[in-house]
Molecule: transfer RNA
Organism: uncultured archaeon
RNA sequence: GGGCCCGUGGUCCAGUGGUUAUGACGUCACACUCACACUGUGAAGAGCCUCGGUUCGAAUCCGAGCGGGCCCA
Numbered sequence: 001g002g003g004c005c006c007g008u009g010g011u012c013c014a015g016u017g018g019u020u021a022u023g024a025c026g027u028c029a030c031a032c033u034c035a036c037a038c039u040g041u042g043a044a045g046a047g048c049c050u051c052g053g054u055u056c057g058a059a060u061c062c063g064a065g066c067g068g069g070c071c072c073a
Base pairs, nucleotide, nucleotide: 001072002071003070004069005068006067007066010025011024012023018056027043028042029041030040031039049065050064051063052062053061
């Protein structure tokens, strides 16, 4: 330098154009316990890497950039 893939709560992820963005782990509160753990119930926590475009409507499609991974040279 070229090709391909990825970027979404603290972590890992779902989502494939249309209702308030999904779940697990973690965190917090309560219950249980002498206490801790386990378990159960509930809650908080991201508007989706950035900018622009298409569209009535974009996390989702297109372009550029930034970051990461793999391969080729």